[in-house]
Description:
Predicted 3D model of a 352-nucleotide part of an RNA (large-subunit ribosomal RNA, domain IV) from a metagenome. The RNAcentral record of the full RNA draws on SILVA. The coordinates come from a structure-prediction model, not an experiment, and the mean pLDDT is 87.
Context: one part of a larger RNA
RNA sequence: CUCUGGUUAAGGAACUCGGCAAAAUGCAUCCGUAACUUCGGGAGAAGGAUGGCCUUGUGAUGUGUAACACCUCGCGUGCGAAGCAUCCCAAGGUUGCAGAUUCCAGGUGGUAGCGACUGUUUAACAAAAACACAGGACUAUGCAAAGUCGCAAGACGAAGUAUAUGGUCUGACGCCUGCCCGGUGCUGGAAGGUUAAGAGGAGUUGUCAGCUUCGGCGAAGCAAUGAAUCGAAGCCCCAGUAAACGGCGGCCGUAACGAUAACGGUCCUAAGGUAGCGAAAUUCCUUGUCGGGUAAGUUCCGACCUGCACGAAUGGCGUAACGACUUCCACACUGUCUCAACCAGGGACUCA
Numbered sequence: 001c002u003c004u005g006g007u008u009a010a011g012g013a014a015c016u017c018g019g020c021a022a023a024a025u026g027c028a029u030c031c032g033u034a035a036c037u038u039c040g041g042g043a044g045a046a047g048g049a050u051g052g053c054c055u056u057g058u059g060a061u062g063u064g065u066a067a068c069a070c071c072u073c074g075c076g077u078g079c080g081a082a083g084c085a086u087c088c089c090a091a092g093g094u095u096g097c098a099g100a101u102u103c104c105a106g107g108u109g110g111u112a113g114c115g116a117c118u119g120u121u122u123a124a125c126a127a128a129a130a131c132a133c134a135g136g137a138c139u140a141u142g143c144a145a146a147g148u149c150g151c152a153a154g155a156c157g158a159a160g161u162a163u164a165u166g167g168u169c170u171g172a173c174g175c176c177u178g179c180c181c182g183g184u185g186c187u188g189g190a191a192g193g194u195u196a197a198g199a200g201g202a203g204u205u206g207u208c209a210g211c212u213u214c215g216g217c218g219a220a221g222c223a224a225u226g227a228a229u230c231g232a233a234g235c236c237c238c239a240g241u242a243a244a245c246g247g248c249g250g251c252c253g254u255a256a257c258g259a260u261a262a263c264g265g266u267c268c269u270a271a272g273g274u275a276g277c278g279a280a281a282u283u284c285c286u287u288g289u290c291g292g293g294u295a296a297g298u299u300c301c302g303a304c305c306u307g308c309a310c311g312a313a314u315g316g317c318g319u320a321a322c323g324a325c326u327u328c329c330a331c332a333c334u335g336u337c338u339c340a341a342c343c344a345g346g347g348a349c350u351c352a
Stems, first nucleotide, its partner, number of pairs: 001347008010338002014336001019333001027051005036041001038172001052094006059087005068078003071074001095099001107331004112326002114323002119131002135170007147156003173318004178248003183245002185241005192236003198230002203225005210217002249267005276310001277307001288304005
C1' cells in the first nucleotide's frame, strides 16, 4: 500500500449522478393507529409501555389417589379433596451501565410519474415504464368450419359446434371514447368502358397447273400471316365501412384607457382536434412566468396555457391496493464526508 472485519471526539449527507456503501430498525405481549379507499384494505401504519432473578400467593389447565355417583360388576365410566406438573397474573424483594443482554431478527413517513394487480423476460453486462394478464372491441368461420403443418395420404383445430374456434388491436376498475370514407385497404354492386388465352376468319403473302403481248397474271391444294366480331375475373365505375391504415387549417378586422376578441369577412379542405389533460417519460426557445419547499433549488410539487411537435381502444383522463421500477422531500441513523486515526487477521514487502 491492498483486502476482509472492528472502534472512534465534535458535527451529521456538508459526500455523491444518486444516502452507493455502512449504520440504524428488528422478538413477544399490551396500548394506540391518519389521509385515502374498489369498504377488502391502508396496517406490523405511525407512535408508545413492559420484559432478568428470588420469595409468597390467588387462579387456570393437565394428570389423578382417597371419597362420592352410576353401571352392560370391570384392570369400568363420570366427577374429583390430596399430591405432582405447566402457565398466566399480582404483591414484595433483589441485581447489573445494560434483562427480546449472544446468534437470529422490518428503518419509517410524505409527494409525484409509469404500469392496475400475482406473474414473465434479454442462460453469461438491461427485471423495467417492456411482455403477459383478467376485462373490452372488431373481424373470419354453419362443420368435410375458418385457420395451420404437409407434395400427398393425413393430422391439429376437436372426439369441439357461434356462450365455440382462429386472427388483429386495446389492457383491472371508474367517467368516457368527438369529427372526417377525399387517399389506401376491406365488404357489397353490377349498367357501361377496358381486357387474356381461346373461338373467328375478311384480307395479304409464298409455291404452283394453266394462260401469256414473254414484262407478267395466276384457280384448287399445301404453307405463312392475319382484320372485324364473340370472350371471365380484375381495373375504371357506384355505394358502405375508422375499437380498418390513417387524417383532424390559414389570413385579416372588430368592444368607450390599454390588452384581448364572444363577433364579422375571406381562402382552402374529406373534415378542420370535441371532452379531458397540458413546459408533460411529450416544451425547441427554457433554468418559460407565478406560487410552495431551502439561508441559497437547471431537479421536485401546485398553477398558468404562448401545446416548436398532447388528445380519445397506435385509447384520453382519473384511480384504492401492489412494485428489488423512476423523481423529490423529511425523520431516525451513521467514517459517505469535514479528515482522518487506531486495532485484528490475510496478502504485498524483507529475510530464511